[in-house]
RNA sequence: GCCACCCUAGCUCAAUGGCAGAGCAAUACUUUUGUAAAGUAGAGGUUCGGGGUUCAACUCCCCGGGGUGGCU
Numbered sequence: 001g002c003c004a005c006c007c008u009a010g011c012u013c014a015a016u017g018g019c020a021g022a023g024c025a026a027u028a029c030u031u032u033u034g035u036a037a038a039g040u041a042g043a044g045g046u047u048c049g050g051g052g053u054u055c056a057a058c059u060c061c062c063c064g065g066g067g068u069g070g071c072u
Base pairs, nucleotide, nucleotide: 001071002070003069004068005067006066007065010024011023012022013021018055027041028040029039030038048064049063050062051061052060
C1' cells in the first nucleotide's frame, strides 16, 4: 500500500428497514446474629463521528476514525 470483517449498557453479545434487548456486573430491598448463596425490583444507551436514501435507519449507501485478520 491492497482486501475482508468488526464498532450497540461497565463487560460479553443479540436485534432479516417498524417499541433498542439478554446474560453477567453494579445499586436498592427480602432472607441471615453476620457474610456468602438465593430471590425481588428499578436503573443504566446521543447504537464510533458526519452526510445521504426512506413515512421510518443499529440495519441500506458514501466519507472519516478506531480495532482484528489476510496479502504484499